[in-house]
Context: one part of a larger RNA
RNA sequence: UGACGGGGGCCCGCACAAGCGGUGGAGUAUGUGGUUUAAUUCGAUGCAACGCGAAGAACCUUACCUGGUCUUGACAUCCCGAAGAUCUCCUGGAAACAGGAGAGUGCUCUCUUUGAGAGAAUUUGGUGACAGGUGCUGCAUGGCUGUCGUCAGCUCGUGUCGUGAGAUGUUGGGUUAAGUCCCGCAACGAGCGCAACCCUCGCCAUUAGUUGCCAGCAUUAAGUUGGGCACUCUAAUGGGACUGCCGGUGUCACCGGAGGAAGGCGGGGAUGACGUCAAGUCCUCAUGGCCUUUAUGACCAGGGCUACACACGUACUACAAUGGCCGGUACAACGGGCUGCCACUUCGCGAGAAGGCGCAAAUCCCUAAAAGCCGGUCUCAGUCCGGAUUGGAGUCUGCAACUCGACUCCAUGAAGUUGGAAUCGCUAGUAAUCGUGGAUCAGCAUGCCGCGGUGAAUACGUUCCCGGGCCUUGUACA
Repeated sequence: UGACGGGGGCCCGCACAAGCGGUGGAGUAUGUGGUUUAAUUCGAUGCAACGCGAAGAACCUUACCUGGUCUUGACAUCCCGAAGAUCUCCUGGAAACAGGAGAGUGCUCUCUUUGAGAGAAUUUGGUGACAGGUGCUGCAUGGCUGUCGUCAGCUCGUGUCGUGAGAUGUUGGGUUAAGUCCCGCAACGAGCGCAACCCUCGCCAUUAGUUGCCAGCAUUAAGUUGGGCACUCUAAUGGGACUGCCGGUGUCACCGGAGGAAGGCGGGGAUGACGUCAAGUCCUCAUGGCCUUUAUGACCAGGGCUACACACGUACUACAAUGGCCGGUACAACGGGCUGCCACUUCGCGAGAAGGCGCAAAUCCCUAAAAGCCGGUCUCAGUCCGGAUUGGAGUCUGCAACUCGACUCCAUGAAGUUGGAAUCGCUAGUAAUCGUGGAUCAGCAUGCCGCGGUGAAUACGUUCCCGGGCCUUGUACA
């Protein structure tokens, strides 16, 4: 100087407390451990692994296993030789591949036309240099990322003090979300962080008015059309909030108030200092070293990653009456669409099918929002709750749904009556609840990333649990 203490002081955080809803019990989905297996590819492992890499394993993916094949190779450059750019078909085979038949004579340039030669691209044979490796090492590395933590810290120059390691500044008194600001002080300044500058939401104005909008006029089944751009909205530019004003206090703060759409950081996002964990990743990529080279490389078919006594994590659906079912009826936002979204009509109980309009989209479509509201029914039961499981019949995607897809209909109708010890999230348009869009994607979502609708309760307080910051003290630790 640090680190540590079941030392002390001050302070903060959904850390506790006060509340609301869960998890832990059930069924299912999904990930992991374990076990099994020819293989169940690999990685991630307290917080910070476990709906994680994977924004989508039937084949492919795919790295694993079994079997069948190849050896200058599936991919790149160079050298030599040949050819017939390319396309179609047949035989064997699970395919890869092997064997065979046919069609065809392209492009650029040169020479004397017929024709000949050269070249580019492509294919093919050979030789070796080489290719290849999701093989090992993340404890050789770059890059990227997690975490403490959006915590308020981490340092430097000069000066001063100390023999020195170092100290001072950065401590102290107030204050703040903040090393934020003020005062004091052997310190005076500065840098990386904080804040601000950026995006978005909330108010207003200006500009613009179609595909958007409709106050008044006319018109219609309908903003449908004429007309208009006031309003809504769209999307660009500005304004607006600064403790500016008033009161309290010695200053800076801070507290209360006014006006205001918004008030003391207005809400949200992006933004992550010096560093810590030899944290994670050699399977994104790059890369040193090592290993491999008729195989640890490459191609193909089938299988596996989907196994199942069990254990754990994360979710979904429930156990019902604040509910289930039936009929009627209202109101969104973000987004996506041409190998696409699909109106409308007909057929089908339905998943869907057959026709087929419009739209490269503020124009057309996805698009029905759902909870809600109105009416009816059920009356506390393993039920008109709950939907697992299983049988049958189908639809769709796709070469192909057996292993192993999603959905529909009929039948079946399991556990489950609110969950032990324990444990998680959340402070406001939040929790809870309701639907909805997108990425991936042929198909496949209870996951992920967004969007809006309805919309709470509670916070006395900081003794205690956990984590963190500053000062101080002890130490046989570094």